Transfer RNA from an Erysipelotrichaceae bacterium, 76 nucleotides, folded computationally.
The coordinates come from a structure-prediction model, not an experiment, and the mean pLDDT is 82.
It matches the Rfam family "tRNA". Its family is annotated with triplet codon-amino acid adaptor activity in the Gene Ontology.
NCBI's taxonomy places the organism under Bacteria, Bacillota, Erysipelotrichia, Erysipelotrichales, Erysipelotrichaceae.
RNAcentral records the identical sequence in 10 taxa.

[in-house]
RNA sequence: GGGUGUUUAGCUCAGCUGGGAGAGCACCUGUUUGACGUACAGGAGGUCACAGGUUCGAUCCCUGUAGCACCCACCA
Numbered sequence: 001g002g003g004u005g006u007u008u009a010g011c012u013c014a015g016c017u018g019g020g021a022g023a024g025c026a027c028c029u030g031u032u033u034g035a036c037g038u039a040c041a042g043g044a045g046g047u048c049a050c051a052g053g054u055u056c057g058a059u060c061c062c063u064g065u066a067g068c069a070c071c072c073a074c075c076a
Base pairs, nucleotide, nucleotide: 001072002071003070004069005068006067007066010025011024012023013022019056027043028042029041030040031039049065050064051063052062053061
């Protein structure tokens, strides 16, 4: 330098061929306990990497940029 994949909650990941974003764990509150934990009930938390474009409508399609992983090539 070229190519492929990937980027969604604090972490690990779903999200159906475009129609208003979820789970588990973690966190907070309450109940339970002598206490901690467990269990149960409830809650908070998101610019869907960034910027544009297409569309009535984009996490999803297109373009560019950035991060990460892998492959190829080049130099010495």